[in-house]
Context: one part of a larger RNA
RNA sequence: CUGGGUGUAAAGGGUGAGUAGGCGGCAUGGUAAGCCAGAUGUGAAAGCCCGCAGCUUAACUGCGGGACUGCAUUUGGAACUACUAAGCUAGAGUACAGGAGAGGUAAGCGGAAUUCCUAGUGUAGCGGUGAAAUGCGUAGAUAUUAGGAGGAACACCAGUGGCGAAGGCGGCUUACUGGACAGUGACUGACGUUGAGGCUCGAAAGCGUGGGGAGCAAACAGGAUUAGAUACCCUGGUAGUCCACGCCGUAAACGAUGACUACUAGGUGUCGGGUGGCAAAGCCAUUCGGUGCCGAAGCUAACGCAUUAAGUAUUCCACCUGGGGAGUACGUCCGCAAGAAUGAAACUC
Numbered sequence: 001c002u003g004g005g006u007g008u009a010a011a012g013g014g015u016g017a018g019u020a021g022g023c024g025g026c027a028u029g030g031u032a033a034g035c036c037a038g039a040u041g042u043g044a045a046a047g048c049c050c051g052c053a054g055c056u057u058a059a060c061u062g063c064g065g066g067a068c069u070g071c072a073u074u075u076g077g078a079a080c081u082a083c084u085a086a087g088c089u090a091g092a093g094u095a096c097a098g099g100a101g102a103g104g105u106a107a108g109c110g111g112a113a114u115u116c117c118u119a120g121u122g123u124a125g126c127g128g129u130g131a132a133a134u135g136c137g138u139a140g141a142u143a144u145u146a147g148g149a150g151g152a153a154c155a156c157c158a159g160u161g162g163c164g165a166a167g168g169c170g171g172c173u174u175a176c177u178g179g180a181c182a183g184u185g186a187c188u189g190a191c192g193u194u195g196a197g198g199c200u201c202g203a204a205a206g207c208g209u210g211g212g213g214a215g216c217a218a219a220c221a222g223g224a225u226u227a228g229a230u231a232c233c234c235u236g237g238u239a240g241u242c243c244a245c246g247c248c249g250u251a252a253a254c255g256a257u258g259a260c261u262a263c264u265a266g267g268u269g270u271c272g273g274g275u276g277g278c279a280a281a282g283c284c285a286u287u288c289g290g291u292g293c294c295g296a297a298g299c300u301a302a303c304g305c306a307u308u309a310a311g312u313a314u315u316c317c318a319c320c321u322g323g324g325g326a327g328u329a330c331g332u333c334c335g336c337a338a339g340a341a342u343g344a345a346a347c348u349c
Base pairs, nucleotide, nucleotide: 003321004320005319006318007303008302012317014201016199021194022193023192025088026087028085029084030083031082033081034080035077036076037075038074039073040072041071042070048066049065050064051063052062053061054060091191092188093187094186095184096183098181103177104176105175106174107173108172109171110154115149116148117147118146119145120144121143125136126135162169163168206247207246208245209244210243211242215241216240220236221235222234223233258316259315261313262312263311266294267293268292269291270290271289272288273287274286275285276284277283278282298305299304322349323348324347331342332341334339
C1' cells in the first nucleotide's frame, strides 16, 4: 500500500454553513473523450511458452509457431459514463394559509428565600457535631414584629415533556429575530448529497480592562478527628461564581454510535398537526413529523442493537494498525499567559 475495521477491544472530527474535489433522478435527440469490435503498421534479436531436430543423454544449440496483454493510424458501434440541445416532476426549494415550542438577542417588571442595616418586644444563651470545640452573644445575640438596602437564582407547574447544529435553553411581559412541523399541490425545474483546506459557533475552569459582590466557595486561618491528617466534619473566609467588552478553544464536548438516501414483522406510551366515523365534552380508526420502552428477521466475540439499527445497500468525509516511552521531545503555528493544535524516535516488554 492493500485488506480489515471504528457503541464497549486501537479507532467518528465538539458542532455547523460551505470552497475545491468525489458521487448524483426520469425520458428524448446529437457528439464520440472514456468504452466495445474489425483492419493495417509497429512491438529488434536473444530470452519466455509449445512442437520438432542436433551433440550417446542433459545442460547447451538449431528450426518453426505462439506470446509480447502495448502504442499509432484507420473503419464502424452507441448500451453505459462524459459533453451538448431541448424537456419532465417523484429529489430539492419557493409560495399560501395554520398551530406548537425553556430556540436566540435586548429592555422592563415580579414574588418567595438568604444576608445586612434601622427600630420595637424580650433575656441568656445561640450555633454546630457522632461527640465537641473554635465562632457569635449582657456593648443585648438567637427568636419574633415592622421598615429599608443589595445581589443572585427563579419553588409549584415539570413530564425517559418541548426547542436548538452542537455547546446548551426554565418566573412574567414587550420588541426584534432563526429553525422545524402538518395541510394545499399553485410556482421553479435536479437547483442535490458529501465535504480536504479555510471560516463560524463552542460547557466549566482560566486570562485582560472596568463594574458588582447577597449566598456559595478553591486558596488560606482556626477548631476537631487521628499515630500523623497539608483530608473527610465544624467555624470563618479571598479569588471566583454575576454584568459589559475582549481572549482562551478544551471536556466522559457521550447515544463513548459521522452525514445523506432507499429498503426490511409487529406491539405499546407520549408530544405537535391533519383526515374520517359516532348526536357529543369525548371515544375509535387512520395518516405525517418528533421522542421513549418492548420485541421478529438479520447482525454481534458477547453484552446487546433492532424502521431513531449496531440489519440490507449506494455515495462522501474523518479516524485506527501491539503495550510502554507519549499526547512526551523537537520544529512549526496560535495565545497576554495558562496552554492549545500538529506530533516522532531511541530504548524497552
Small-subunit ribosomal RNA, central domain from an uncultured bacterium, 349 nucleotides, folded computationally. The coordinates come from a structure-prediction model, not an experiment, and the mean pLDDT is 88.